[in-house]
Molecule: small-subunit ribosomal RNA
Organism: metagenome
RNA sequence: AUAGUGGCGGACGGGUGCGUAACACGUAAGCAAUCUAUCUUCGGGACGGGGAUAACGCGCCGAAAGGCGCGCUAAUACGCGAUAAUGCAGCGGGACCGCAUGGUCAAAGUUGUUAAAGGAUUUAUCGCCUGAAGAGGAGCUUGCGGCUGGUUAGUUAGUUGGCGGGGUAACGGCCCACCAAGACGAUGAUCAGUAACUGGUCUGAGAGGAUGAUCAGUCACACGGGCACUGAGACACGGGCCCGACUCCUACGGGAGGCAGCAGUAGGGAAUAUUGGGCAAUGGGCGCAAGCCUGACCCAGCCACCCCGCGUGAACGAUGAAGGUCCAUCGGAUUGUAAAGUUCUUUUCUCAAGAAAUAAGGGCUCAUUAGAUGGGCAUUGAAGGUACUUGAGGAAUAAGCGACGGCUAACUACGUGCCAGCAGCCGCGGUAAUACGUAGGUCGCAAGCGUUGUCCGGAUUUAUUGGGUUUAAAGGGUGCGUAGGCGGUUUUGUAAGCCGGCGAUGAAAUGGAGGGGCUUAACCCCAUCCGCUGUUGCCGGAACUGCAAGACUUGAAAUCGGUUGAGGUUGCCGGAAUGAGUGGUGUAGCGGUGAAAUGCGUAGAGAUCACUCAGAACGCCAAUUGAGAAGUCAGGCAACUGGACCGUAUUUGACGCUGAGGCACGAAAGCGUGGGGAUCAAACAGGAUUAGAUACCCUGGUAGUCCACGCUGUAAACGUUGAUGACUCGAUGUCGGGGCUUUAUGUUCCGGCGUCCAAGCGCAAGCGAUAAGUCAUCCACCUGGGGAGUACGCUCGCAAGGGUGAAACUCAAAGGAAUUGGCGGGGGCCCGCACAAGCGGUGGAGCAUGUGGUUUAAUUCGAUGUACGCGAGGAACCUUACCUGGGUUUGAAUGCGCGUGAACCCUUUGGAAACAGAGGGGACCCGCAAGGGACACAAAGCAAGGUGCUGCAUGGCUGUCGUCAGCUCGUGUCGUGAGAUGCUGGGUUAAGUCCCGCAACGAGCGCAACCCCUGUUGUUAGUUGCCAGCAUUAAGUUGGGGACUCUAACAAGACUGCCUGCGUAAGCUGAGCGGAAGGAGGGGACGACGUCAAGUCAUCAUGGCCCUUACGCCCAGGGCUACACACGUGCUACAAUGGCCGGUACAGAGGGCAGCAAGAGCGCAAGCUGGAGCGAAUCCUUAAAACCGGUCUCAGUUCGGAUUGGUGUCUGCAACCCGACACCAUGAAGCUGGAAUCGCUAGUAAUCGCGGAUCAGCAAUGUCGCGGUGAAUACGUUCCCGGGCCUUGUACACACCGCCCGUCAAGCCACGGAAGCUGGGGGCGCCUGAUGCCGGAGUUUUCCUCCGUCCAGGGCGAAACUGGUAACUGGGGCUAAGUCGGAACAAGGUA
Repeated sequence: AUAGUGGCGGACGGGUGCGUAACACGUAAGCAAUCUAUCUUCGGGACGGGGAUAACGCGCCGAAAGGCGCGCUAAUACGCGAUAAUGCAGCGGGACCGCAUGGUCAAAGUUGUUAAAGGAUUUAUCGCCUGAAGAGGAGCUUGCGGCUGGUUAGUUAGUUGGCGGGGUAACGGCCCACCAAGACGAUGAUCAGUAACUGGUCUGAGAGGAUGAUCAGUCACACGGGCACUGAGACACGGGCCCGACUCCUACGGGAGGCAGCAGUAGGGAAUAUUGGGCAAUGGGCGCAAGCCUGACCCAGCCACCCCGCGUGAACGAUGAAGGUCCAUCGGAUUGUAAAGUUCUUUUCUCAAGAAAUAAGGGCUCAUUAGAUGGGCAUUGAAGGUACUUGAGGAAUAAGCGACGGCUAACUACGUGCCAGCAGCCGCGGUAAUACGUAGGUCGCAAGCGUUGUCCGGAUUUAUUGGGUUUAAAGGGUGCGUAGGCGGUUUUGUAAGCCGGCGAUGAAAUGGAGGGGCUUAACCCCAUCCGCUGUUGCCGGAACUGCAAGACUUGAAAUCGGUUGAGGUUGCCGGAAUGAGUGGUGUAGCGGUGAAAUGCGUAGAGAUCACUCAGAACGCCAAUUGAGAAGUCAGGCAACUGGACCGUAUUUGACGCUGAGGCACGAAAGCGUGGGGAUCAAACAGGAUUAGAUACCCUGGUAGUCCACGCUGUAAACGUUGAUGACUCGAUGUCGGGGCUUUAUGUUCCGGCGUCCAAGCGCAAGCGAUAAGUCAUCCACCUGGGGAGUACGCUCGCAAGGGUGAAACUCAAAGGAAUUGGCGGGGGCCCGCACAAGCGGUGGAGCAUGUGGUUUAAUUCGAUGUACGCGAGGAACCUUACCUGGGUUUGAAUGCGCGUGAACCCUUUGGAAACAGAGGGGACCCGCAAGGGACACAAAGCAAGGUGCUGCAUGGCUGUCGUCAGCUCGUGUCGUGAGAUGCUGGGUUAAGUCCCGCAACGAGCGCAACCCCUGUUGUUAGUUGCCAGCAUUAAGUUGGGGACUCUAACAAGACUGCCUGCGUAAGCUGAGCGGAAGGAGGGGACGACGUCAAGUCAUCAUGGCCCUUACGCCCAGGGCUACACACGUGCUACAAUGGCCGGUACAGAGGGCAGCAAGAGCGCAAGCUGGAGCGAAUCCUUAAAACCGGUCUCAGUUCGGAUUGGUGUCUGCAACCCGACACCAUGAAGCUGGAAUCGCUAGUAAUCGCGGAUCAGCAAUGUCGCGGUGAAUACGUUCCCGGGCCUUGUACACACCGCCCGUCAAGCCACGGAAGCUGGGGGCGCCUGAUGCCGGAGUUUUCCUCCGUCCAGGGCGAAACUGGUAACUGGGGCUAAGUCGGAACAAGGUA
């Protein structure tokens, strides 16, 4: 060292959290009901003897695991005998004590019984037996504490207790026999689900909430289940037996195994480490000891997983460099002292050198020795040559992540274009995104930074601290009353609660404070202090609560007297009305409605008269009245009966309040049985209405409505306000009763019913002694909206249905009160050619013109209720933007610089022209000379160009509401606030015009006025205008005149000034005065804050985007002029108030030189020739309707003029597409216009002509102006339309062209039901039953065998519970643009 015997330890240490809701845990107690190896202390003792058995040897079986036989042997292994007590058991009885059984005694005695190893050795010691005690450990019992579910309400037969046994270390139904019928439970039993518990940890101001990793205490478990053995201790993680599942070996006979020990592997997973070193330290086991064992432990390795510390450099450095990015007109800003550069430092790093503490012990030896102790000697380190120290080197080795719309610190560009994407919430993205992606810049944190998950916080958002319930969620429908909770004054006692003092405990760690040690910190340490809010003992106190006893009267109740009312129940009675029946009178309708019809009626209705019948409801009184617990209660009388109030005394003596469950009552509808049935009337039928009308309206009509009995048990059962008590200003009315006096329209007290208000409360509205104020007690209820008062379960019900009552899923709101506005098929007041009263039109015809549509190569574009004779005030080319074709590319135009040439003119080729090419002529101005200038051309450059897009990126301009009377502000006041007031009210006005009043006082933009035209007069002036008088002429033609007209400048004039009446005033009224004009004299210009993302990118300007040999530019031709059709705006008509012919009058305002053009001539005419005059109060330049005369005579005409044919004229390069005009001829529709609709209130409508712009000409009948002639009507505000002010409702705020509901259809999602299929856990009954303990038997003991009880496991059966899945089925939720209607919000069109 190894095998074996023997001893001790393998019950500690280490792991895990399956199970467990339990005395498992925590805490505080108890055991008078207990055990304890090793260790410590104190006693006593160890005498004699015996037989075996491993190992070992031999042999045998088996594949193996392993086993068997024979033989030999030892012990501190195992028996036997002796001795023996203070042990144990029995008998006996004393003292003391306690807690019921009872306990203690070194306190007499007595009987029985029980032990050992005198072994080992190094002679120091270590052991053995027995007893008592200690320490530590263990067992048992109890109080209290800590999860969820009541859609788990009843559970329990060894169950609860007793007696007697058995068993255990010990009490006990722990087990057994017998007896009794108990035991637990709404203070939550049982059942189900979940879970190890604690010290603590995280969070929080705290109270709490959540949690139970690491460390520590306890428990449980060791492949699943059961069982015992050994032992001081186990029913035993690395022991045993059996059953089961699984894995492995096998020779198929049989065997082996259990990492929730440390590493490691696989699998699973979002995810979690090395098959490392050492027993040096600490600790444990064994050993006398050396020592051995120890994946406990100490170290190292991996991981930013956490905590802490450190670094990645510091100082100077402006050309504020380059580069990048951004803005941008020059230019600037930022990155940024950042870099470069200069100087410095060396933590860290690399290299080198030195180098720990952690070590105390133990061994040998010496001294003193009972032990302990002390001296000397040689030694013990895994971490580790590590920490640390020193030296050298060198800025050298070291920065990322997230964010930048608000919350929340930090902004720009580009890309993208409701796409891609973001997102914690709100929300971003549809062409200018600080929100997506990228970049630059910035901000934050930093070896980290973000994300995700979870817990607490914020969240007084479960409210003990610390919430609420009229309308936001929330008062039970109402009462009676059980348990429970709460409870008047006073005395005494007690001491449970309560208060104080002193103790015990609340393990350590953690936490706080103070110190100390690692360079600091994290971390660790301390004979330190505090705390751990808890539990408990003793002593004391007696205010309050409780308890016990006694007293009191104010709460409550009672007695007596009086009063009150639609309080309740039953019975009887009454009249009116309604309907019906019979009879009479009487005749054609009745009835009903917005209007009708269905219905009734000549077989006699309805109407009317008389009589009769039936059922239901009760007029007047009658009321903001009264009664009742609520629901509810109304003709009269009677009986029975409940309550309330008032008054004076008396009695009882807290008898009270509330009230979970429970019980009772409980409108209407509904149900059952039996009656009754007049009216009304769901369903139903018919008639209407309507697009439809399963409705509203009408005619009928059954259940029902009524009664009795029985159910139902709900309502917006509402005051949306639980009950009771107390306290807290006033005013006023009324019902019931009483008192007082001065007897009243008085005053006061109590009880009810109302209104208004103070304080206070309330989000506000509001409440306000009848509280929603201030308090107290008790009960009920709420916790975002929807799903849903649904599903499932239970329960009640005859049913209908009621009570209880979720979840998945989904939304970012739902909701209350109030405010402003808008709106209303709400109300009041007022205005407007809004209606009405009138006049004339449109809509019918033809034509002109614009638009839609269609067509087209193109019919360019825009405008669409406020567009449509509009942009366009003038499209044959041009315009022109469109189409086709032909060309062109620094470009059609302009500027700059370079070059060439004057410019320019003529001829000519191709071509449709643009354009391309050829020839000829010409030779400008300034200048000293170079050169310069005007103009043209070429090349190239800088600037091009775009009527391409976006009017929803814009400026400017414009339309519309609307010339409507409104829109705001400052200060003050009111309101938490949004906001209000002012601005509302009474009058008045055209007017927010003015006046009065007023918590408002003022002001601004609007109104009005100021401006222009016009109407009257005056002054000034007098040509081109005028002409009274004078002269003159054909003619204001001329002289002359300024009087008149007129012109055009300045003034005057009108202000309700005066009068009458009304009125406070403002103002109104009057044929008033005066005046040319009268109440704004008439007309114009002038358009508040704003609305419509109104219109215009095609007037112009402009951001962004797009095109660049084209989406630019040039040219020719075409088109914008098309034509089945529809609409708008106009012209001309349909005729006699007219047409035609002839004659005679009277304007105003304008235009004119590339112009207007007279007279004259020619032409039927358009026009032509020609040209006087006029740059115009001078010339062009004559109005027409009207008036006078004639003709036509009612007809498709002498109306009407379209259309077409022909011939011309004019403009123009050119009239084909596509001009106007003239003449001749032709002679269409049309005889006054359906529904509907427009304009106009006075010099207006109507009607008549004249002129201008644009323009070569003209499609102009358009438009803008001018004058001539010149009416009718307005009772009035009911209605239509629009508008203003006040008020009201509102679920609208994109504001009624709003909002919004339900079915159906489609997609998606979760859920309920469901035949069936398939799991799970548990219980019950029966069958079977290993091992093992116990009991018994075979044979007296070990062993062995057999039997029995119990039990793991296995099986069979019926039922309940709980999951999954499922054909099919039901509703629910969600989803930009589906269908049908139109229920709600306004009186929502039927509240």